The RNA shown here (small-subunit ribosomal RNA) has 1443 nucleotides and comes from an uncultured bacterium. The RNAcentral record of the sequence draws on ENA, Greengenes and SILVA. Its mean pLDDT, the model's own confidence on a scale to 100, is 84.
[in-house]
RNA sequence: GACGAACGCUGGCGACGCGCCUAACACAUGCAAGUCGAACGGAGUUGAGAGGAGCUUGCUUUUCUUGACUUAGUGGCGAACGGGUGAGUAACGCGUGAGGAACCUGCCUCAAAGAGGGGGACAACAGUUGGAAACGACUGCUAAUACCGCAUAAGCCCACGGUUCUGCAUGGAACUGAGGGAAAAGGAGCAAUCCGCUUUGAGAUGGCCUCGCGUCCGAUUAGCUGGUUGGUGAGGUAACGGCCCACCAAGGCAACGAUCAGUAGCCGGACUGAGAGGUUGAACGGCACAUUGGGACUGAGAUACGGCCCAGACUCCUACGGGAGGCAGCAGUGGGGAAUAUUGCACAAUGGGGGAAACCCUGAUGCAGCGACGCCGCGUGGAGGAAGAAGGUUUUCGGAUUGUAAACUCCUGUCUUCGGGGACGAUAAUGACGGUACCCGAGGAGGAAGCCACGGCUAACUACGUGCCAGCAGCCGCGGUAAAACGUAGGUGGCAAGCGUUGUCCGGAAUUACUGGGUGUAAAGGGCGCGCAGGCGGGCAGGCAAGUCAGUCGUGAAAUGCCGGGGCUCAACCCCGGAGCUGCGAUUGAAACUGCAGGUCUUGAGUAUCGGAGAGGAAAGCGGAAUUCCCAGUGUAGCGGUGAAAUGCGUAGAUAUUGGGAGGAACACCAGUGGCGAAGGCGGCUUUCUGGACAGUAACUGACGUUGAGGCACGAAAGUGUGGGGAGCAAACAGGAUUAGAUACCCUGGUAGUCCACACCGUAAACGAUGGAUACUAGGUGUAGGGGAUGAAUAAUCUUCUGUGCCGUCGCAAACGCAGUAAGUAUCCCACCUGGGGAGUACGGCCGCAAGGUUGAAACUCAAAGGAAUUGACGGGGGCCCGCACAAGCAGUGGAGUAUGUGGUUUAAUUCGACGCAACGCGAAGAACCUUACCAGGGCUUGACAUAUAGAUGAAAGUCUAAGAGAUUAGACCCCUCUUCGGAGCGUGUAUACAGGUGGUGCAUGGUUGUCGUCAGCUCGUGUCGUGAGAUGUUGGGUUAAGUCCCGCAACGAGCGCAACCCCUGUUCUUAGUUGCCAGCACGUAAAGGUGGGGACUCUAAGAAGACUGCCGGUGACAAAUCGGAGGAAGGUGGGGACGACGUCAAAUCAUCAUGCCCUUUAUGUCCUGGGCUACACACGUACUACAAUGGCUGUAACAAAGGGAAGCGAACCCGCGAGGAGGAGCAAAACCCAAAAAAGCAGUCUCAGUUCGGAUUGAAGGCUGAAAUUCGCCUUCAUGAAGCCGGAAUUGCUAGUAAUGGCAGGUCAGCAUACUGCCGUGAAUACGUUCCCGGGCCUUGUACACACCGCCCGUCACACCAUGAGAGUUGGGAAUACCCGAAGCCUGUGAGCUAACUUUUCAAGAGGCAGCAGUCGAAGGUAGAAUCAAUGAUUGGGGUGA
Repeated sequence: GACGAACGCUGGCGACGCGCCUAACACAUGCAAGUCGAACGGAGUUGAGAGGAGCUUGCUUUUCUUGACUUAGUGGCGAACGGGUGAGUAACGCGUGAGGAACCUGCCUCAAAGAGGGGGACAACAGUUGGAAACGACUGCUAAUACCGCAUAAGCCCACGGUUCUGCAUGGAACUGAGGGAAAAGGAGCAAUCCGCUUUGAGAUGGCCUCGCGUCCGAUUAGCUGGUUGGUGAGGUAACGGCCCACCAAGGCAACGAUCAGUAGCCGGACUGAGAGGUUGAACGGCACAUUGGGACUGAGAUACGGCCCAGACUCCUACGGGAGGCAGCAGUGGGGAAUAUUGCACAAUGGGGGAAACCCUGAUGCAGCGACGCCGCGUGGAGGAAGAAGGUUUUCGGAUUGUAAACUCCUGUCUUCGGGGACGAUAAUGACGGUACCCGAGGAGGAAGCCACGGCUAACUACGUGCCAGCAGCCGCGGUAAAACGUAGGUGGCAAGCGUUGUCCGGAAUUACUGGGUGUAAAGGGCGCGCAGGCGGGCAGGCAAGUCAGUCGUGAAAUGCCGGGGCUCAACCCCGGAGCUGCGAUUGAAACUGCAGGUCUUGAGUAUCGGAGAGGAAAGCGGAAUUCCCAGUGUAGCGGUGAAAUGCGUAGAUAUUGGGAGGAACACCAGUGGCGAAGGCGGCUUUCUGGACAGUAACUGACGUUGAGGCACGAAAGUGUGGGGAGCAAACAGGAUUAGAUACCCUGGUAGUCCACACCGUAAACGAUGGAUACUAGGUGUAGGGGAUGAAUAAUCUUCUGUGCCGUCGCAAACGCAGUAAGUAUCCCACCUGGGGAGUACGGCCGCAAGGUUGAAACUCAAAGGAAUUGACGGGGGCCCGCACAAGCAGUGGAGUAUGUGGUUUAAUUCGACGCAACGCGAAGAACCUUACCAGGGCUUGACAUAUAGAUGAAAGUCUAAGAGAUUAGACCCCUCUUCGGAGCGUGUAUACAGGUGGUGCAUGGUUGUCGUCAGCUCGUGUCGUGAGAUGUUGGGUUAAGUCCCGCAACGAGCGCAACCCCUGUUCUUAGUUGCCAGCACGUAAAGGUGGGGACUCUAAGAAGACUGCCGGUGACAAAUCGGAGGAAGGUGGGGACGACGUCAAAUCAUCAUGCCCUUUAUGUCCUGGGCUACACACGUACUACAAUGGCUGUAACAAAGGGAAGCGAACCCGCGAGGAGGAGCAAAACCCAAAAAAGCAGUCUCAGUUCGGAUUGAAGGCUGAAAUUCGCCUUCAUGAAGCCGGAAUUGCUAGUAAUGGCAGGUCAGCAUACUGCCGUGAAUACGUUCCCGGGCCUUGUACACACCGCCCGUCACACCAUGAGAGUUGGGAAUACCCGAAGCCUGUGAGCUAACUUUUCAAGAGGCAGCAGUCGAAGGUAGAAUCAAUGAUUGGGGUGA
């Protein structure tokens, strides 16, 4: 885009079309084929005339004559058309074009010639009779355009002759001779005449037959065929013909697809498409069919839809004896189905049948009805109209949008409604449609819009609801609490009386590729050769004309489509004309190309001859090394084997070694991207036989070529059969190891096999993953075998042919890559491919001894599977490098006790968070109340807290008293401020907005933080390369702590990081000199920088200097740098700190804070008392104290730094054993205080013990803070004196002023420090080195990973579902075969029975006919065995899908 459509929602009008696609299922009822009296005899009805009879004299009846009308029967024509359907049919059925010299043709037209004279019947009718009916039977009468002889024969037919002409063959035509044969019907009319009849010829129309070409799928259908193929003869037919029969022959068809199976009516055309094609066949034309099957009759024509006979199924009637029927005609009914209409009107028109005609018949046809089923046309209003109304939706609350849309104003009247007129279709008459189309008038915006979509493809977006639910979905995919994707609403977009959905076909799809594809790696080259058929094929000159091209002729129905006109108001629709219908046939020509038949040529191909190369093949023989075995010698305890071992061998003498022997298999070095072969493949040497290739020569043949479906050979390894052989190796197997296991990898053994002969198998990653042949298309460089030229002639150089490699230009290619050995450019032939899985499976066939091979599906399932390349990540890949990463060391942790945190458990509550490193002395720099978020109980509800408004009010707070656990309540005292008198401020209580939430979501967020990691990386601009993702830069060579620097380079630059700049510390200098200092001077004390004074020193705190690989030497590339040295307080970033790139972990935090959304609002808010966070079978982390002599205890003349201090630090002095108390000097601090530094040193004691170690626990007595110390603080004294004697597996920190060890201070804080943050004292050991563990950086490589190895993913098993194979079988279908039975009927025979026409020599017989009977054929039916297709089947096999 299209549709004979259906479904959902919706629906105003008209015109033209279309309407059972399914059950060729069954049908009630009515209608659909009759007509002619001018063919005929009757009968009936009704007239007229004449005669007779009766009598009621105008009636009845009868006879005859003569009209009109009706029509059962005889007869004629029609019924074979028209109408329906598509079951069957793969066929001369259809289409197209020829042929019939092999044919027929009623009615019609033309022409010729005729119609003489007779005869006998049968219906009707009458009578009798059977039957329920349908329908008959018998007897008798009768007519014809019904039937039958005879006569006649122009012409016709038959057989036999003659002559002429003619055809593509058999043959045909014309004329003619004699012989035989066959005709006829009348009717109407006064008549003319008309309609008929018979014979013949011609025509027209219609039909029949034959042939060329075309006409679906399957080869998992490969062979089919007995009247089959042909001949002769007879029969039959309108006619040819095995159409049928007898005899004879053995043919015919088929890979160019026979036969079989499936499916299907065919075409003109229709739909689609640029076309080529693909799909389709409802109306017009052939064909076939008429309930299923068979059969003939009649006829011009049928093997007959509304005829007959028979058989079957079904339905109906029945008196049970028998009968009737056929809607796939028009309506209609049931049924089936997603689905398809009225039991209408009319013969007015067009057409058909009959008739002389009038006319009759006609469900053909013309019309109407129903259906948005389709196409076409029209309408549902037009113009103005901003307060941009209301309402809706949304909002950042300002607005925006619906939206000129509505309202409102002014108009119009298509459709519609009402009234009036009123056709064409019909030539005189006749109109179903129809009072229709159309025209006129009137009224009034009134009656007339929906459907789908809005994530991308694809035009169109917001809100709410929902929360992986409900749902959507054509593909991708949406939905797990902020959904433009679900549902609804608003808005928007599209189409519009329709809009969507579903189904089907074509297109897009170059995705079956003729036009117009491919096969190295994506699917795809046969394992390889030889070769029949087939395809394709070299040069020259002539011939022919099959292909080809051109002209002409016939045909290609009409309709459809196209173009030009015309008619309905337009259009759809209809009509006319034209071109066209790409085809087929005939004829005339052309001869370039292909073809055909001859001729000729040598370059393709082959032959000959000569020469060399070679693991080419087959057979026979020979050789040495090695392994193993046997014998003997020497010799002794091991050998062997592995990562390490063991099994195994060995004192019965192994292994080792020497000598001799046996046997089998394989051939080191040479050896080479060297050679040979078609491929598989081929490797010691010699001989014999043998194939091929190459080079040279140019004698011979003269296109002999190439490819090659089938076919035939060959074909690694493994495997199979028979017979040999068997050294080594070695599936299976055994044992030993390894391991969680180890039916493996390793070891010790070991059988088939490996070897030979013969015969099978026929497959491989049989690979260059690249079929063969020919020609052409830049180069360079090796190598193997020949030839030529040149050459100082074993060299080397140039050149040529053949083979075999590498690099590379053009070109090709998705890229990788290929590139004269093409994957380039062309031609020819073969093979093969068409998404993944199922599956190279199943079934069937063929082959095989088997194993198995070959050919080779489907159901079902998925939306991918795949190729090449890119960036990452990863690797029990590689290279380089770094880090307390290992190693080397020191001290620990893990064991004990305690402290503290966590888990778990418990609890009314034990609030919450943090969970590998990177949670666990963490948030918490300090839970008795408070904190506090938790629990129990008691209270409050605009609230404990904020803002605003309104109105009320002057109190509230505070102090005291009482109740209460307290919050709170009640009472008493006290009782606002300013003012311009309007009010304002402050406060209380009321009301309304609101407050409040440590409630949820860190996976909605901001901010902050951790971590990789102080690792050296992460990027950008421009340029260049690539189709692109991307690459380059950033890689490489060095170097560094460093992407630090240097050099090189299609890159050149730049940014964030590194480093430096900042702070502390180490040295010096300058300046300054109090509260710090005191060398010299002076004073002075018991002592003392205490005092005067001083700036020298220390120190303080400001500013400078200093270090830069600067200097020297070595190394390096003349670089960067590095090693060593000098000088220097310090040397190669001097030490430490702050500082943390792009990013990762949905890392942590909604409980610091902020914040979206959700939730809560007499509670999840708030106040209070008490309790809890402090629990305790247990487990873990982090610390402290120890286990002691490098120690404990006692005594004693030492030495810091950094800090803090006013609700503070608190001195001296006094009291207390002590904690502490009293006291209150000094100090807002270089001034006073905390404050004693401790370890160390010295002296003494203890003497290796659970101790003079260790201090837990417990008791008693006290102190301090604080309303308060019970749950639950710290300290002191006395007493008590637990575990613990250095810690399993495992594991942590540290590289120098570091570890270890000692004390001091601070923050938090009323009080509480083993924690944390700082400070100084004492002060080590070790680092060979980078193999390994962990982490990281760079380069490279592989990848099926990308959520990125904590990845991906394979198979079994278990469960559920689905389709499928096998299966003892079972059931059914269709098509055949053989036999039996054998209806109707045709044909044949018989016909003793019956018999009108004719003959006769009329007694009788004959000719002819009929019944009956028999036979051939013959449908349905029966029986049987095969084949085939389905369905089903216990069980069973694999397959697919599933969180």